[in-house]
RNA sequence: GGGCCCAUAACUCAACGGAUAGAGUAUCGCCCUUCUAAGGCGAGAAUGUAGGUUCAAAUCCUACUGGGCCCA
Numbered sequence: 001g002g003g004c005c006c007a008u009a010a011c012u013c014a015a016c017g018g019a020u021a022g023a024g025u026a027u028c029g030c031c032c033u034u035c036u037a038a039g040g041c042g043a044g045a046a047u048g049u050a051g052g053u054u055c056a057a058a059u060c061c062u063a064c065u066g067g068g069c070c071c072a
Stems, first nucleotide, its partner, number of pairs: 001071007010025004018055001027043005048064005
C1' cells in the first nucleotide's frame, strides 16, 4: 500500500427495512434473612462519527475512526 471481517448498556450477546432496540452478568433501590450469600420485585444504562437511499435505517450504500486477519 491492497483485500476481507467486526463496532449495539460497564461486560457478554440478540434484534426479517416497520411494535417502546431486548436478554444475561454487573451497578443501584426495596423485600426476604439475626447478618452475609442465595432468592424475589423494580430502576438507571447502548446502536463508533458524518453523510446518503427510503414513507420508515441498528439493519442498505459511501467516507472516516478504531480493532482483528490475510497479501505485498